Small-subunit ribosomal RNA from an uncultured bacterium, 1541 nucleotides, folded computationally.
RNA sequence: AACAAACGCUGGCGGCGUGUUUUAAGCAUGCAAGUCGAACGGUAGCCGAGCACUCAAUUUUGCUUGCUGGGGCUUUUAGAGAAGGAGCGAAGGGGCUUCAGUGGGUAAAAUUGAGUGCUUGGUGAGAGUGGCGAACGGGUGAGUAACACGUAGGUUAUCUACCUUCGGAUGAGGGAUAGUCCAUGGAAACAUGGAGUAAUACCGCAUGAGGUGCAGCAUUUUUUCUUGAAAAGGUGCUGGAUGAAAGGUGCUAUUUGUGCCGUCUGGAGAUGAGCCUGCGGUUCAUUAGUUAGUUGGUGGGGUAAAGGCCUACCAAGACGAUGAUGGAUAGCCGGCCUGAGAGGGCGUACGGUCACACUGGGACUGAGACACGGCCCAGACUCCUACGGGAGGCAGCAGCUAAGAAUUUUCCGCAAUGGGCGAAAGCCUGACGGAGCGACGCCGCGUGAACGAUGAAGGCCGAAAGGUUGUAAAGUUCUUUUCUUGGUGAAGAAUAAUGAGAGGAGUGGAAAGUCUCUCAGAUGACGUUAGCCGAGGAAUAAGUCCCGGCCAAUUACGUGCCAGCAGCCGCGGUAACACGUAUGGGGCGAGCGUUGUUCGGAAUUAUUGGGCGUAAAGGGCGUGUAGGCGGUUUUAUAAGCUUGGUGUUAAAGGCUCUGGCUCAACCAGAGUUUGGCGCUGAGAACUGUAAGACUAGAGUUCAAGGGGGGAAGCUGGAAUUCCAGGUGUAGGGGUGAAAUCUGUAGAUAUCUGGAGGAACACCGGUGGCGAAGGCGAGCUUCUAUCUAUGGACUGACGCUGAGGCGCGAAAGCGUGGGGAGCGAACAGGAUUAGAUACCCUGGUAGUCCACGCUGUAAACGAUGUGCACUAGGCGUUGGGCGUGUUGAUACGUUCAGUGCCGGAGCAAACGCGUUAAGUGCACCGCCUGGGGAGUAUGCCCGCAAGGGUGAAACUCAAAGGAAUUGACGGGGGCCCGCACAAGCGGUGGAGCAUGUGGUUUAAUUCGAUGAUACGCGAGAAACCUUACCAGGGCUUGACAUGUAUUUGAAUGUCUGAGAGAUCAGGCAGCCUUUUUUGAGGCAGGUACACAGGUGCUGCAUGGCUGUCGUCAGCUCGUGUCGUGAGAUGUUGGGUUAAGUCCCGCAACGAGCGCAACCCUUACCGUCUGUUGCUAACAGGUAAUGUCUGAGGACUCAGGCGGAACUGCCGGUGACAAACCGGAGGAAGGUGGGGACGAGGUCAAGUCAUCAUGGCCCUUAUGUCCUGGGCUACACACGUGCUACAAUGGUCGGUACAAAGCGUAGCAAGACGGCGACGUUAAGCAAAUCGCAAAAAACCGAUCUCAGUUCGGAUUGGAGUCUGAAAUUCGACUCUAUGAAGGUGGAAUCGCUAGUAAUCGCGCAUCAGCAUGGCGCGGUGAAUACGUUCCCGGGCCUUGUACACACCGCCCGUCACACCACCCGAGUUGGGGGUACCCGAAGUCGCUUGUCUAACCCUUUUUGGGGGGACGGUGCCGAAGGUAUGCUUGGUAAGGGGGGUG
Repeated sequence: AACAAACGCUGGCGGCGUGUUUUAAGCAUGCAAGUCGAACGGUAGCCGAGCACUCAAUUUUGCUUGCUGGGGCUUUUAGAGAAGGAGCGAAGGGGCUUCAGUGGGUAAAAUUGAGUGCUUGGUGAGAGUGGCGAACGGGUGAGUAACACGUAGGUUAUCUACCUUCGGAUGAGGGAUAGUCCAUGGAAACAUGGAGUAAUACCGCAUGAGGUGCAGCAUUUUUUCUUGAAAAGGUGCUGGAUGAAAGGUGCUAUUUGUGCCGUCUGGAGAUGAGCCUGCGGUUCAUUAGUUAGUUGGUGGGGUAAAGGCCUACCAAGACGAUGAUGGAUAGCCGGCCUGAGAGGGCGUACGGUCACACUGGGACUGAGACACGGCCCAGACUCCUACGGGAGGCAGCAGCUAAGAAUUUUCCGCAAUGGGCGAAAGCCUGACGGAGCGACGCCGCGUGAACGAUGAAGGCCGAAAGGUUGUAAAGUUCUUUUCUUGGUGAAGAAUAAUGAGAGGAGUGGAAAGUCUCUCAGAUGACGUUAGCCGAGGAAUAAGUCCCGGCCAAUUACGUGCCAGCAGCCGCGGUAACACGUAUGGGGCGAGCGUUGUUCGGAAUUAUUGGGCGUAAAGGGCGUGUAGGCGGUUUUAUAAGCUUGGUGUUAAAGGCUCUGGCUCAACCAGAGUUUGGCGCUGAGAACUGUAAGACUAGAGUUCAAGGGGGGAAGCUGGAAUUCCAGGUGUAGGGGUGAAAUCUGUAGAUAUCUGGAGGAACACCGGUGGCGAAGGCGAGCUUCUAUCUAUGGACUGACGCUGAGGCGCGAAAGCGUGGGGAGCGAACAGGAUUAGAUACCCUGGUAGUCCACGCUGUAAACGAUGUGCACUAGGCGUUGGGCGUGUUGAUACGUUCAGUGCCGGAGCAAACGCGUUAAGUGCACCGCCUGGGGAGUAUGCCCGCAAGGGUGAAACUCAAAGGAAUUGACGGGGGCCCGCACAAGCGGUGGAGCAUGUGGUUUAAUUCGAUGAUACGCGAGAAACCUUACCAGGGCUUGACAUGUAUUUGAAUGUCUGAGAGAUCAGGCAGCCUUUUUUGAGGCAGGUACACAGGUGCUGCAUGGCUGUCGUCAGCUCGUGUCGUGAGAUGUUGGGUUAAGUCCCGCAACGAGCGCAACCCUUACCGUCUGUUGCUAACAGGUAAUGUCUGAGGACUCAGGCGGAACUGCCGGUGACAAACCGGAGGAAGGUGGGGACGAGGUCAAGUCAUCAUGGCCCUUAUGUCCUGGGCUACACACGUGCUACAAUGGUCGGUACAAAGCGUAGCAAGACGGCGACGUUAAGCAAAUCGCAAAAAACCGAUCUCAGUUCGGAUUGGAGUCUGAAAUUCGACUCUAUGAAGGUGGAAUCGCUAGUAAUCGCGCAUCAGCAUGGCGCGGUGAAUACGUUCCCGGGCCUUGUACACACCGCCCGUCACACCACCCGAGUUGGGGGUACCCGAAGUCGCUUGUCUAACCCUUUUUGGGGGGACGGUGCCGAAGGUAUGCUUGGUAAGGGGGGUG
């Protein structure tokens, strides 16, 4: 970019397209192929007429009867009454009869209507005979790798209905059969028999121009070969033979009429089809051989037609590495998508063509089929059934089921276009024209426009200011595409039938007809069409994806390696521009994203247009076949090649122009390119071909020379070992050190002699030879090769080389020898945690020879072979030539080898560089991400080991090359440091102190954890501190600020309760200012903002700090080099404590570090001189400079200066820097010490010093109080103190400091106390007074080697001091007690000079508490050969698979889980093959059976012939079956390796 797409979210309109890619799976229902009555017989029905019969209605007359009313006769009863009976008896009921009204039935006649039957006329379905069509149109892509398709040809090897055109003909007969009727069987489908009928159905006969075939004659063409014959045709003439037909319907009005449509027979055309051929387009060689009708011939058959198409016979061929055969996949093309093109992918819609129609087979009919909506058979499936049998085929249009991510209406119409039939009207047409559904695609339109700032509200962000959404909205004005509603309204329709007019042809007596033109003339599915007009009203209409980079576009919140995202890289573990949401923004827009697929980018299969030294990749080497390529020249040819003409390459599509729908998509018209194939001209340079010539390539031969080239044979010496003998004695051998081993049975050593095998020192060399592997003593023989020069000869004979063939190290294998040394395996000894190793002692195969196999190596120059061209320099081997030299030989030059360096050029770089990895040509081999894997499997080779060829699934986002900077190394070089060494003293053992871990606890607050935590934060935990715990309280708060309001000065003090905080109450006090309400200050209460947090995160941070390390490093600018990372400078030679300095150098400079500047200490000068000092002078004291005068000399103190710089001398060094030695000097080479710490490293430490982002708590994680805890205690570690004693302890005596501190203080002195200390108290805010005694040392005494007169822990008792308070939990004193400990294992620490060691003193903190810390001085050593080693560090260099940087990286087994694969006893499918069996339908062949209309013969008959049908039979033959082997899947116990975690 594209799509026949699908999915998610969303969805206003229109136009044009498009819509089962899956399952050639199965289908309910309807429709999709009929038509012609002008080919035929003719039915039902309908209409008309006539006749007959039947029925109904009405009218008239007759007969009969019911109901209502009236009259008459008769009978019966309720009841009254009665002893009972008779009798009486209203209304009503029953019976008989008569009159009037009304209804029904029936008989006859007349009229009307209806029905049935028959006859006849018209019309006329359905079905049938017949003709044409149904072989088109429509669907699908299963099969097919093929003449299926495309393209170009052929058909002298063919057919063609309907159509056009040109001729001719259409005479005269016959016999049947559907339909129909009757009958039978069956559920049905359907079938059978009888009777009978027609045709444009069927069958003979006649005629026959032309047709077909045969024969003869004449003429002509092509091909072949013996060049004058044969074969195959064409044309003309003649002869005899053969084969046709059908009618229908108009006009006229009856004739030998005429028109139209048909029918038959020929010629030609057009259209369509069959067959044949050249060329073209997939894949696998892990498919290499295939084929018997196979290849060809002859005869025959068959077809429309050539042909093994079929058959009989004959021959043995045919195809294949230019890929046969087999497997897999696939309809082909015009075209479509992509691409700059070349190409790559695709074949949906539209168009051409092929194939198929449930699966397989088959023919029939026909012009055409082996036939989608025909037939027969077999099979599977579905349906009906009365169980006997039948029916069916949507891959036509709709539609259904299933499948699937997924694909539409069971619509309208024949109005148009086209098709079938018909003379026509017309009928049929799911072709087609339309509509419907789906944003599935392309195209177009719209969802409003203008103005509108208070930049509204709301949202989001921000500390705020403000920003943004945003002229966006609201609002005002306007428009009406679209929408709703009402109206109007094209085009698609041309003409047909028919009528009229005009003209024409031919015929006819005429009419009618026919042809051409003109006019009139019906018909619209879409359709409430498109368009137009009016009205209404901003009205009906916006989403989706993205915003870390690629890639346009960001902020906040939520979440916290969760939830999730993701195309690649990757994001997310508490500040996520990456997840989710919101705000804002970006892209596209009725769509937007995602997924899938194709091409591109991808020069990532490279023809255009790649590579092979090290990244993947040169065959181990040669020889040579096919093939590819090929020197100079002449002539010819024209295959390739170039060019002209011409045919074709359908249309559509593409491109250009123009036009039609308002535009566009879409549609129409015109034009057109490259290219392919064919035909036909021209050209001749190049390639090819043919013929000829040449010598520069190549080769042969002669002459010269070289060599570890090969093979065979012979010979030699040195050495090892062994054997024999001699001499000789205790070891030898071996190693890092040892041991196994060997030796007194005489080794090793040494001498003599002998045996045997293997290898050939020196020469010897980036020297020689060979194709490579490889070749090394000497000689001989045989043999091959190379090189230069010259002559002669051949005359392109050449180069490369797929397959093939040969050679091919070591190890290994087979057979037979040989075996000295060495030496896999093996044994022993060592080493080690182990040591199946390295080391040692032995030792078998093997190593050697002969013959055969194997065929691989880091078979390497990791570099194929050949030819040509392209600067040099220096070696070396073997030759030639020239010059010089007496000569050895030297120089120059030239060939052929073999090396080093290097220019151009090449190369990713490294590097290569006439021996190319440069520049070209020819040919071969090989490569295409890593792993899986050189594995599996198949095949081939091998005795085996094994070799050759050689995958896939799966998995990863890398693997790899070259170079760079670091880091690292049990790599190298140089150098430094109390780093080692040399020394001194400790720690580690004891007791105690202190810190930590651990444990415990209500709490034992927190932090620090190798070096770089652990006497650390803490420079003082009894309370406080305090952060922890228990309990008791408070809630604007213990603390800050502000506002509002209210009360009161503040404050001091007292009482009560309580553990206290606190609560309650009393007393005193009652500010300043203003004219006043009031205002101000301070305090309390209430309310609101807020306070507060030692709560979390040092891995969000600042600041500060530790460490490497006071190590000498870390960088920059410009330049230069390199494609680049980077390098150079900063490396090198010296030197230094030092990147300190000097020299050199593609570098030149600079910065931060080093050093110096600062402080202190050591010397001197100068100034000053109290509180310091006292030399001289004077006084005074027991004594004293803090007794006095006095002085400024000295000490000291405080200022300011000086001094040291390798300055001087000698030597070394490079004439340097510098080093060594010396002089002088208080000090000598940075004089000693301190402060000072580059760039960085450790996410080092600290949120608990402080500050701070974010998060968290808010009657508590804040705050106050009391008590407790931080002080615990089986234990472990660090740092210290005191000791273990005589260099000492104790006692006594007696000296010498420095630096500090002091008023809430230091305190003299005096007194008391054994003492800690107490009481009292002078002085001193300090060079004045005090702390304050310095101690070790020195002098003397004592102790005498003991658990002691050492050591002092622990504990008892009694005290002192501080403090509110000393129990948990202080220090000190006195007295008593008197533990461990006798110098400390492995290991480890500090220190190089005023240092270590040792001795005291002071200070900070502090009420009190020091073995710690920080300072001060006193006494005062030993040792350093040196840099091998340990540790740490610096510089250079080297290797690297490390970069979190060696505490790195990483290999294999084992265990577990998952995944794909291989083998696999078996088991189960698919496919095609071969052999055989069975054999449907059917064509073809045969036929002794049965039946038989047309024609013929005849004895005219129950006849025969010919022909036909049925039946029978033969060949072939689908499905099916059996057997067998092949191939490809599924599954599988078990086995195997691989991948991932």